[in-house]
The RNA shown here (transfer RNA) has 73 nucleotides and comes from Sphingobacterium sp. JB170. It matches the Rfam family "tRNA". By type it is a transfer RNA. Gene Ontology term of the family: triplet codon-amino acid adaptor activity. Rfam describes the family as follows. Transfer RNA (tRNA) molecules are approximately 80 nucleotides in length. The coordinates come from a structure-prediction model, not an experiment, and the mean pLDDT is 80. Lineage of the source: Bacteria > Pseudomonadati > Bacteroidota > Sphingobacteriales > Sphingobacterium.

RNA sequence: GCGGAAGUAGCUCAAUUGGUAGAGCGAUAGCCUUCCAAGCUAUAGGUUGCGGGUUCGAAGCCCGUCUUCCGCU
Numbered sequence: 001g002c003g004g005a006a007g008u009a010g011c012u013c014a015a016u017u018g019g020u021a022g023a024g025c026g027a028u029a030g031c032c033u034u035c036c037a038a039g040c041u042a043u044a045g046g047u048u049g050c051g052g053g054u055u056c057g058a059a060g061c062c063c064g065u066c067u068u069c070c071g072c073u
Stems, first nucleotide, its partner, number of pairs: 001072007010025004019056001027043005049065005
C1' cells in the first nucleotide's frame, strides 16, 4: 500500500437484511431478613465510533474518516 472483519447502555452482546433501540450482568431505590448475602419488584442509563448522502423513515444502504484485529504484498 491492497483486501476483509469488528465498533450499539458502565461490561458482554442482540436487533430475523429500512419501520417506535432491547436482553443478561452491573448501578440506584423499594420489598423480604435481627443484619448481610440470596431472592422478588421498580427506576435510571444510548447523537448505534465520527462526518456527510439516499429515503416519508437508516443501527442495517452509499461515500469519506478514526480505532482495533486478521490476511496479502